[in-house]
This is a predicted structure of an 83-nucleotide RNA (c-di-GMP-I riboswitch aptamer) from a Syntrophomonadaceae bacterium.
RNA sequence: AGUACUUAAGGGCAAACCCUUCGAAAGAUGGGGACGCAAAGCCACGGGCCUAAGGAGUUGUCUAUGGUCGCCGGGUUGCCUUA
Numbered sequence: 001a002g003u004a005c006u007u008a009a010g011g012g013c014a015a016a017c018c019c020u021u022c023g024a025a026a027g028a029u030g031g032g033g034a035c036g037c038a039a040a041g042c043c044a045c046g047g048g049c050c051u052a053a054g055g056a057g058u059u060g061u062c063u064a065u066g067g068u069c070g071c072c073g074g075g076u077u078g079c080c081u082u083a
Base pairs, nucleotide, nucleotide: 003083004082012037013036017032018031019030021028022027035070041076042075043074045073046072047071048068049067050066054063055062056061
């Protein structure tokens, strides 16, 4: 350095749920809390999924400019150890 992403240690993040604030909602911030995670660090770029305020409408609905990177792919940065 490459491959496997395995062993150990030190650390890191934090699902559900509860409280708080923001939001039309989805959801997000902060606190508590741990189901899990080797990129569960960062980026909504492609697909998927959620919501539908506003807009459209044949009043059945449709629509992202709102979200989700802990759905997948892609981009980018990166710690330690074993074989």

Model confidence (mean pLDDT): 85 of 100. Of the family's consensus pairs, 95% are formed in the model. Its Rfam family is "c-di-GMP-I riboswitch aptamer". Its family is annotated with cyclic-di-GMP binding in the Gene Ontology.